The RNA shown here (transfer RNA) has 72 nucleotides and comes from a Candidatus Magasanikiibacteriota bacterium. Its Rfam family is "tRNA".
């Protein structure tokens, strides 16, 4: 070369083709004498890249890059 799995927010992960979400972290506020814990809110995403299909793609199809595994 070949076969399989994976790439989505700072980290770890979800997401029947129909409004991209959860936990932690970050941040504002509440609570407290104070801190932690707890409660309420907020910011943060070219969904790896390039094309295609579709009214509509994170999701389907083709090609590529990188990571993990199998086999050799």
């Nucleotide at each position: 070369a070949g076969c399989g799995g994976g790439a989505u927010a700072g980290a770890g992960c979800a997401a029947u083709g129909g409004a991209a979400g959860c936990u932690c972290g970050c941040u504002g506020g509440g609570c407290u004498c104070a801190u932690a814990a707890c409660c309420c809110g907020g910011a943060g995403g070219u969904u790896c890249c390039c094309g295609g299909u579709u009214c509509a793609a994170g999701u389907c199809c083709g090609g590529g890059u990188c990571c993990c595994g199998c086999a050799a």